[in-house]
RNA sequence: GUUAGAGAAAGCUAAACCUAUUGUGAAGUAGGGACAGAAAACUAUGGGUCUUUGAAGAAAGAUCGCCAGGUUGCCAUG
Numbered sequence: 001g002u003u004a005g006a007g008a009a010a011g012c013u014a015a016a017c018c019u020a021u022u023g024u025g026a027a028g029u030a031g032g033g034a035c036a037g038a039a040a041a042c043u044a045u046g047g048g049u050c051u052u053u054g055a056a057g058a059a060a061g062a063u064c065g066c067c068a069g070g071u072u073g074c075c076a077u078g
Stems, first nucleotide, its partner, number of pairs: 002078001005075001007074001012037002017032006035065001041071003045068003048063006
């Protein structure tokens, strides 16, 4: 430097749900909690899904723990 593995060891994140709070809403934030995860780190770039407005075309948002791409990265082994 590269590969590969939920991954031995040391660690990391935190689903559903509950409480508080923000938002028209999807949903977000904090605390508790652990389903799961080798990038469940960042990025809304493409697609998908969801919300609001609209007769429609479409516009504005949400979701990275839906898929893919880009960027960066721990440890062991080869």